[in-house]
RNA sequence: GUAGAGGCGCGGGUAUCAUCAGUAACGAUCCGUACGGGACCGGCCCGGCAGAUGGAUUGCAAAAGGGAGACCGCCGAAGUGGAGUGCCGCCGGAAAGGCAUUUUGCUGGGUCUGCAGUGAACAGCUGCAGGACUGUCAUCAAGUAUUGAUGGAGUGCUAC
Numbered sequence: 001g002u003a004g005a006g007g008c009g010c011g012g013g014u015a016u017c018a019u020c021a022g023u024a025a026c027g028a029u030c031c032g033u034a035c036g037g038g039a040c041c042g043g044c045c046c047g048g049c050a051g052a053u054g055g056a057u058u059g060c061a062a063a064a065g066g067g068a069g070a071c072c073g074c075c076g077a078a079g080u081g082g083a084g085u086g087c088c089g090c091c092g093g094a095a096a097g098g099c100a101u102u103u104u105g106c107u108g109g110g111u112c113u114g115c116a117g118u119g120a121a122c123a124g125c126u127g128c129a130g131g132a133c134u135g136u137c138a139u140c141a142a143g144u145a146u147u148g149a150u151g152g153a154g155u156g157c158u159a160c
Stems, first nucleotide, its partner, number of pairs: 001160004007075001009074004014070001016068002026059006035047004040093004078107011108134002111131008136152007
């Protein structure tokens, strides 16, 4: 440098399916009264006594994120924590979130349990802790191309 292996293996976009949800929004009727919206604060703007916000009933009725299999790309696949920068949304702010990117740390892999967060969710995801399993290498032992014990990490391992 090339090609590979781990297995409920990882990820991506497109379309489909279920969920989201008979929910939000919108319309109608009734109740009710002075505020309400732009996440929050200050400003600014918009709506509201021609009755808003809110509540009840009813009609109509979604979407995004997340999930499943199919397809495609792959085996640091990829994920995640911290810090920095840029963009988003009326302006500013010591705010939250999302996306992209730089840098740095951690993680071999999936799975189960507990706690916390996120989420519509009992799904999923993230963090911390623990358990068994599994692949790989090293050392040691043996009943020897396998088994067992201990330990390490993917910048690893195997073959050429």
A computed fold for a 160-nucleotide RNA from uncultured Eubacterium sp., annotated as Lysine riboswitch aptamer.
NCBI's taxonomy places the organism under Bacteria, Bacillota, Clostridia, Eubacteriaceae, Eubacterium.